Guanidine-I riboswitch aptamer from Zavarzinia aquatilis, 114 nucleotides, folded computationally. The sequence was found by an Rfam model in a public genome assembly. The coordinates come from a structure-prediction model, not an experiment, and the mean pLDDT is 83. Its Rfam family is "Guanidine-I riboswitch aptamer". Its family is annotated with regulation of gene expression in the Gene Ontology.
RNA sequence: GAGUUUGGCGGCUAGGGUUCCGGCCGGGAGAUUGUCCCGGCGCAGGUCCGAGAGUUGCCGUCCGGCGGGGGAGAAAUCCCGACGGAUGCACGGCGGGACAAAAGCCCGGGAGGC
Numbered sequence: 001g002a003g004u005u006u007g008g009c010g011g012c013u014a015g016g017g018u019u020c021c022g023g024c025c026g027g028g029a030g031a032u033u034g035u036c037c038c039g040g041c042g043c044a045g046g047u048c049c050g051a052g053a054g055u056u057g058c059c060g061u062c063c064g065g066c067g068g069g070g071g072a073g074a075a076a077u078c079c080c081g082a083c084g085g086a087u088g089c090a091c092g093g094c095g096g097g098a099c100a101a102a103a104g105c106c107c108g109g110g111a112g113g114c
Base pairs, nucleotide, nucleotide: 007059008058009057010056011055012054015049016048020046021045022043023041024040025039026038027037028036029035060087061086062085063084064083066081067080068079069078089109091112095107096106097105
């Protein structure tokens, strides 16, 4: 100086809005009985969306020795298994996109910065 790897999926949460439910407000209809329809409001709720830099689980990958297979063969390349270990670091717009809509979702470990 160059190249490669640093991964995938699920649960939960921070967070998010408003499709549905619920709530509240307004209007209309009905009603000896308390329900239905229309509109509005995100309204510490439920459904729903939801993290590269949050959490957790499983898998994958790498390393280690061990057991087994294979090999004419003590060995090797190679294959399988269980076990142990590793899987680092990470400041970050504007703007755009999807779903009903918004967002820490996607563009994006981007632009930029150190």